[in-house]
RNA sequence: UGGAGCGGGUGCAUGGUCGCUGGUCCGCCGCCGGCGGACCAGAGGAAAGUCCGAACUCCACAGGGCAGGGUGGUUCGUAACACGAACUGGGGGCAACCCUAAGGAAAGUGCCACAGAAAACAUACCGCCGGUCUUCGGACCGGUAAGGGUGAAAAGGCGAGGUAAGAGCUCACCGCUUUCAUGGUGACAUGGAAGGCAUGGUAAACCCCACCUGGAGCAAGACCAAAUAGGGAAACGCUUGAGGGCUGCCCGCCUGAAGUUUCCGGGUAGGUCGCAUGAGGCACCGGGCAACCGGUGUCCUAGAGAAAUGAUCAUGCCUCUGAGUUUCAGAGGACAGAAUUCGGCUUAUAGCCCGCUCCAUUUU
Repeated sequence: UGGAGCGGGUGCAUGGUCGCUGGUCCGCCGCCGGCGGACCAGAGGAAAGUCCGAACUCCACAGGGCAGGGUGGUUCGUAACACGAACUGGGGGCAACCCUAAGGAAAGUGCCACAGAAAACAUACCGCCGGUCUUCGGACCGGUAAGGGUGAAAAGGCGAGGUAAGAGCUCACCGCUUUCAUGGUGACAUGGAAGGCAUGGUAAACCCCACCUGGAGCAAGACCAAAUAGGGAAACGCUUGAGGGCUGCCCGCCUGAAGUUUCCGGGUAGGUCGCAUGAGGCACCGGGCAACCGGUGUCCUAGAGAAAUGAUCAUGCCUCUGAGUUUCAGAGGACAGAAUUCGGCUUAUAGCCCGCUCCAUUUU
């Protein structure tokens, strides 16, 4: 200098004028409502998706089982998680680093198109070897799976020996299985010994194994007010338990008695709360490889209700274009708007800034 990898930040800034919403204080009034003034605050890193997990609310006073659903290397973190951190196995990359749907195929069932002889209790197409016969072209019988072909994959791989030709048939190495030792919390790694050892893959197919798991959701829910005709009919039942509820089912439990359910008809449907002090933010110290945890101090940073958080002017900043000595002119400034809250994941994002690491080249 160029390329690459990982992490973090920002996402127009400042000032003036006018306007909107919430809060605090003051004053006034026809008084719990309104008007005026001052001060403070007012849309994100994703507010998006609604994919996970919870807090909170109700079912509901609390249980058991089955089904269903979810997760899937190990350990740790967390309120919890399918999230995060660290590590292990496998794959990619020269590397920094990145990806991982990563338990079980020896419990069972299924699938592997086409090609190929044969796709798993699998098979002999071409071929190789031996024997018999021969019209000398070949035919038949036996052995074989090393070579060739087909395919994503074909009786563990490579080398040597051996054989009629071959084959773990034998041997060494690798792979695999079992076992022991060492290190590690562990997944696992390294090493030793024994065994010729399985005749493939696929569970992101069904399934098995281990662990986890109530439902619905702020339109959850609570309170106040209003209204009419609390009208008519039917069924079951009245403690010998109808009906309802607890997820889908079962057990069990609760509630329930002039009760419960269904149908027809009529009336009302307005307001307040929930609503933001939190598993909260920031700084420092300590522990930990880290995620994160603890302590001290400090701060309060939207709460609309058909939906406020805006408009305008000036200066400056950044990017691009044109001219160009200082500079001038023009255009533009991404993705995108809270609605119960929080922890994540995923997706979109014009630009600008910072840090660390790897590779290549050059110079000193």

Overview: A computed fold for a 364-nucleotide RNA from a Desulfobulbales bacterium, annotated as Bacterial RNase P class A. Rfam family: Bacterial RNase P class A. About the family: Ribonuclease P (RNase P) is a ubiquitous endoribonuclease, found in archaea, bacteria and eukarya as well as chloroplasts and mitochondria. Its mean pLDDT, the model's own confidence on a scale to 100, is 77. The model forms 98% of the base pairs in the Rfam consensus. The source organism's lineage runs through Bacteria, Pseudomonadati, Thermodesulfobacteriota, Desulfobulbia and Desulfobulbales.